[in-house]
Context: one part of a larger RNA
RNA sequence: GUCAGUGACUUGGUAUCUGCAGCAAGCUUAAGCCGUUAGGUGUAGGCGUAGCGAAAGCGAGUCUGAACAGGGCGUCGAGUUGCAGGUAUCAGACCCGAAACCGGGUGAUCUAGCCAUGGGCAGGUUGAAGGUGCGGUAACACGCACUGGAGGACCGAACCCACGUCUGUUGAAAAAGGCGGGGAUGACCUGUGGCUAGGGGUGAAAGGCCAAUCAAACCCGGAGAUAGCUGGUUCUCCGCGAAAGCUAUUUAGGUAGCGCGUCGUGUAUUGCCCUCGGGGGUAGAGCACUGGAUGGGCUAGGGGGGAGCGAUCCUUACCAAACCUAACCAAACUCCGAAUACCGUGGAGCACAGCACGGCAGACAGACUAUGGGUGCUAAGAUCCGUGGUCGAAAGGGAAACAGCCCAGACCGCCAGCUAAGGUCCCCAAGUUAUGGCUAAGUGGGAAAGCAUGUGAGACGGCCAAGACAACCAGGAGGUUGGCUUAGAGGCAGCCAUCCUUUAAAGAAAGCGUAACAGUUCACUGGUCUAGACAAGCUGUUUUGCGGCGAAGAUUUAACGGGGCUCAAGCCAUACACCGAAGCUGCGGAUCCGGAAGUCUCUUCCGGAUGGUAGCGGAGCGUUCCGUAGGCCUGUGGAGGCGGACCUGUGAGGGCCGCUGGAGGUAUCGGAAGUGAGUAUGCUGAC
Numbered sequence: 001g002u003c004a005g006u007g008a009c010u011u012g013g014u015a016u017c018u019g020c021a022g023c024a025a026g027c028u029u030a031a032g033c034c035g036u037u038a039g040g041u042g043u044a045g046g047c048g049u050a051g052c053g054a055a056a057g058c059g060a061g062u063c064u065g066a067a068c069a070g071g072g073c074g075u076c077g078a079g080u081u082g083c084a085g086g087u088a089u090c091a092g093a094c095c096c097g098a099a100a101c102c103g104g105g106u107g108a109u110c111u112a113g114c115c116a117u118g119g120g121c122a123g124g125u126u127g128a129a130g131g132u133g134c135g136g137u138a139a140c141a142c143g144c145a146c147u148g149g150a151g152g153a154c155c156g157a158a159c160c161c162a163c164g165u166c167u168g169u170u171g172a173a174a175a176a177g178g179c180g181g182g183g184a185u186g187a188c189c190u191g192u193g194g195c196u197a198g199g200g201g202u203g204a205a206a207g208g209c210c211a212a213u214c215a216a217a218c219c220c221g222g223a224g225a226u227a228g229c230u231g232g233u234u235c236u237c238c239g240c241g242a243a244a245g246c247u248a249u250u251u252a253g254g255u256a257g258c259g260c261g262u263c264g265u266g267u268a269u270u271g272c273c274c275u276c277g278g279g280g281g282u283a284g285a286g287c288a289c290u291g292g293a294u295g296g297g298c299u300a301g302g303g304g305g306g307a308g309c310g311a312u313c314c315u316u317a318c319c320a321a322a323c324c325u326a327a328c329c330a331a332a333c334u335c336c337g338a339a340u341a342c343c344g345u346g347g348a349g350c351a352c353a354g355c356a357c358g359g360c361a362g363a364c365a366g367a368c369u370a371u372g373g374g375u376g377c378u379a380a381g382a383u384c385c386g387u388g389g390u391c392g393a394a395a396g397g398g399a400a401a402c403a404g405c406c407c408a409g410a411c412c413g414c415c416a417g418c419u420a421a422g423g424u425c426c427c428c429a430a431g432u433u434a435u436g437g438c439u440a441a442g443u444g445g446g447a448a449a450g451c452a453u454g455u456g457a458g459a460c461g462g463c464c465a466a467g468a469c470a471a472c473c474a475g476g477a478g479g480u481u482g483g484c485u486u487a488g489a490g491g492c493a494g495c496c497a498u499c500c501u502u503u504a505a506a507g508a509a510a511g512c513g514u515a516a517c518a519g520u521u522c523a524c525u526g527g528u529c530u531a532g533a534c535a536a537g538c539u540g541u542u543u544u545g546c547g548g549c550g551a552a553g554a555u556u557u558a559a560c561g562g563g564g565c566u567c568a569a570g571c572c573a574u575a576c577a578c579c580g581a582a583g584c585u586g587c588g589g590a591u592c593c594g595g596a597a598g599u600c601u602c603u604u605c606c607g608g609a610u611g612g613u614a615g616c617g618g619a620g621c622g623u624u625c626c627g628u629a630g631g632c633c634u635g636u637g638g639a640g641g642c643g644g645a646c647c648u649g650u651g652a653g654g655g656c657c658g659c660u661g662g663a664g665g666u667a668u669c670g671g672a673a674g675u676g677a678g679u680a681u682g683c684u685g686a687c
Base pairs, nucleotide, nucleotide: 001687002686003685004684005683006682011091012090013089014088015087016086017085018084019083020082021081022080023079026047027046028045032041033040034039051058052057061073062072063071064070094232095231097229101222102221103220104219105218106217112196113195114194115193116192117191118190119189120188121186123155124154125153126151130147131146132145133144134143135142159183160182161181163180164179165178166177167176198214200210201209202208235620236619237618238617239616240615245258246257247256248255249254260362261360262359263358264357265356266355267354270351271350272349273347274346276344277343278342284336285334286333290330291329292328294326295325296324297323299320301319302318303316304315305314306313307312366391367390368389369388370387371386372385373384374383375382396407397406398405411589412588413587414586416585417584418583422579423578424577425563426562427561431576433575434574435573436572437571438570444565450549451548454546455545456544457543458542459541460540461539462538463537471528472527473526474525475524477501478500479499482496483495484494507522510521511520512519590610591609592608593607594606595605596604597603598602621676623673624672625671626670627669631666632665633664640660641659642658643657644656646655647654648653
């Protein structure tokens, strides 16, 4: 892991509600007693039949009160007992699951420390004190040699340890092996026996160790501890169908009341749309208030300058209140002011909801999207509110794939039809459809500021047979080297001025150039050439359509789903077809609801409805046992097993047939439950 078996809402008391049954202003017994059982008896008690008041008490009333007022609670009659079911509560209370706590015991054969008594340490090295002899001293001291054999001394086996690394990591081993390493006469190692026990021991102290277990051992018990937490919770069909909000909470992943669901009873209201009537201060707008903020004017005050001994006066491209004017800004501004929304009236309309009470819930982690806002960076698949949608709890078609986007809400069957979104060259169902344009960038098929004789359309100017635009030929001069500056400054470093003349035209010069000149273009002018003929051409400014550049990323093209596409298979506009879903229609069927009719436990017809998680309600199937049953089935083959393409039921299922099996099974209608398995890292077994 698979298969088989097993595995979770129970039982009792109490309370309340619903259904059924008995009796009913009553209903009912408990213990006990009698009886083999069934049952009988038992009237103590309980509930109901009257309430109000703290009470005295009064009583269909009573309390408050001065009250014959008002108000509160009552009155205007249905209960009670049993059975079944829903729920609550007390009990383990749907099942499994702690980490832990407490009690009583068992452990020092592992290990820690200690006690008693034994044992062990190859070999080699060093050579302390002391001693002896000699030297030496006044005597000591001291020196030399020999002797001696000290040491938590040295090297290194046994023994003890475990510092490094490799291997091992379902190991040879639940801690080892290999190669190295440390101690090795000591605070050494070790045998045997003994002592200390769980909030206790022992600890050269690591929270270490106390039998592979230690921040409180192990075993049994309290015990089914508790678990607002996680997981799991077993047959079928039908009806309806949520919430992820508010308030409160030692509350935030829990719970309660309300909102939202369902079922029952009652009531007679509700929603949409239309009409009419309301209040408002949002969007917008505005500046009349409150504030902000810019320019101009006017002008207090202040600053600067000038005059005056001073008072003071004059002046000011300075600052600036108020006022005037022009143009603005505001969630906490408003002289104004919508659309919606909200409240109500009426309605010939359209839906089938609304409200009250009672039983039972679930839910109180929401998500994205569109829109109005707050926070944030007008960041976030961010966060917090309002309003709508979808998902949640929704399948189908589209978006390549894609809960929350677009279309559309799946009762069942059909090898029928029409459409939606989206599509119609091929993958791939349907137009290589039609008409008119645009794009050349594979733009389409990713992106900004910005840049550009890309290209289409429009608007407004200027020039043009007195010859435009481009090209070519020629001129482009004189005063003059303008003045200043400068070493120089001659059109062309810089400053100032920028005139006049000759002209067809020519700047006191728009560039290149020179040390300065020179030289060479340009502006400007003439000529050559030449446009189309009633409109074209040239040139400039501007609006707009579609394009270009801007544009660099990490496994693989990879920014159309792919192929591939260029008067398109791209984009814009127009038009007609077609495809396309579980939508709609057609045909057949099922269930529920409403209506009508009938031969009214049912049938027929008409209409509508039937996605669904949590959850509520309804109807059923099957298993074991009991009564029915001293019945019925069964060796002419029970139960069980295997197979079936057969019949039947919406389904859980039920029949029938064949084989196997070899002795039990049980209709029907009822009753009672150890009553249904795929999931709990479930449990047991097999493989």
Overview
Model confidence (mean pLDDT): 86 of 100. A computed fold for a 687-nucleotide part of an RNA from a bacterium, annotated as large-subunit ribosomal RNA, domain II. The RNAcentral record of the full RNA draws on ENA.